[in-house]
RNA sequence: AAGCUCUUAUGCCACCCCCGUCGUGAGGCGGGUUCGGAAAGCCACGGGUCUUGAUCCUAACAAGGCAGCCGGGUUGUCCUC
Numbered sequence: 001a002a003g004c005u006c007u008u009a010u011g012c013c014a015c016c017c018c019c020g021u022c023g024u025g026a027g028g029c030g031g032g033u034u035c036g037g038a039a040a041g042c043c044a045c046g047g048g049u050c051u052u053g054a055u056c057c058u059a060a061c062a063a064g065g066c067a068g069c070c071g072g073g074u075u076g077u078c079c080u081c
Stems, first nucleotide, its partner, number of pairs: 012037002017032006035068001041074003045071003048066006
């Protein structure tokens, strides 16, 4: 440095929902809450999905959202072999 397996501690984050607030919206932020998470830390690069332009139809385009959808990139804590 890499890989595999098992286990543990100190702690960490905070689903749904509620309240407030921002946004046309998807959603974001703050407080409460605690379903879960071993990266549920960060990043919109790829896929996916959601919103708006746009009420609908065929295909597509543009601008946004979701990192707790997956992949990827990157950073980090502890114990054993």
Overview:
c-di-GMP-I riboswitch aptamer from Methylobacter sp., 81 nucleotides, folded computationally. NCBI's taxonomy places the organism under Bacteria, Pseudomonadati, Gammaproteobacteria, Methylococcaceae, Methylobacter.